Model confidence (mean pLDDT): 82 of 100. The RNA shown here (Group I catalytic intron) has 199 nucleotides and comes from uncultured Colwellia sp. The model forms 90% of the base pairs in the Rfam consensus. The organism belongs to Colwellia, within Bacteria. Its Rfam family is "Group I catalytic intron". The family has 12 seed sequences and 5,602 matches in Rfam 15.1. A reference for the family is Cech (1990), "Self-splicing of group I introns", Annu Rev Biochem. Rfam's curators write: Group I catalytic introns are large self-splicing ribozymes. They catalyse their own excision from mRNA, tRNA and rRNA precursors in a wide range of organisms. The core secondary structure consists of 9 paired regions (P1-P9).
[in-house]
């Protein structure tokens, strides 16, 4: 109890865009079904348990990005406005290779505790430049709620999990530094924006 940027704005809100999420509907696909992954639009945002455990890597790299801001440019006006296009900021979308805690698999050595490799799946990478604690919305475990009904049971109706469902949000979440933000004096830029130094 929607989540996030950004834009006007405010005591705070509300509010309008771009983007995630979830519901209803819809499209293809898997599947015995539940349901899952997916197209597209809507939307009054109804709902979306619990305990226990785990805290490492945190490195060098490439790709993509909407609103919004911008102008030396383009098409266009009588001119502004606007379309493109370039540049910028960026909420974020994703790979390579290397590494990683605890938990699966796996294999070697041991009598046994238990210790070496080796893979998946997950993370890191990916904070406002970044440093560092916790945890949970992370990973594993294991309970309860609900859904299917496949194995197997059952003459039949049924009854059964090992098969699903319990949203996102962590491209830093809670915190603690630090960094910006102002100040003052330089840089290249047309601009927006972008950085250097200092106290």
């Nucleotide at each position: 109890u929607u989540c996030u940027a950004a834009a006007a704005g405010u005591a705070a809100a509300a509010u309008u865009u771009g983007g995630g999420c979830c519901u209803u509907a819809u499209u293809g696909g898997u599947g015995a079904a539940a349901a899952c992954c997916u197209u597209u639009a809507a939307g009054u945002g109804u709902a979306a348990g619990a305990u226990g455990u785990c805290a490492a890597a945190u490195u060098c790299a490439g790709g993509g990005a909407a609103a919004c801001c911008u102008u030396c440019c383009a098409u266009g006006u009588a001119a502004u406005g606007a379309u493109g296009a370039u540049g910028g900021c960026a909420a974020u979308c994703c790979u390579g290779a290397g590494c990683c805690a605890a938990g699966c698999c796996u294999u070697g050595c041991g009598a046994a505790a238990g210790u070496g490799g080796g893979g998946a799946a997950g993370g890191u990478g990916c904070a406002g430049a970044g440093a560092c604690u916790a945890g949970a919305c992370g990973g594993c475990a294991u309970c309860c709620a609900c859904c299917u009904a496949a194995a197997g049971c059952g003459c039949a109706a049924g009854c059964a999990a090992u098969g699903g469902u319990g949203a996102a949000g962590g491209g830093a979440u809670a915190g603690u530094c630090c960094a910006g933000c102002g100040c003052a004096c330089g840089a290249a830029g047309c601009c927006a924006g972008u950085u250097u130094u200092g106290g």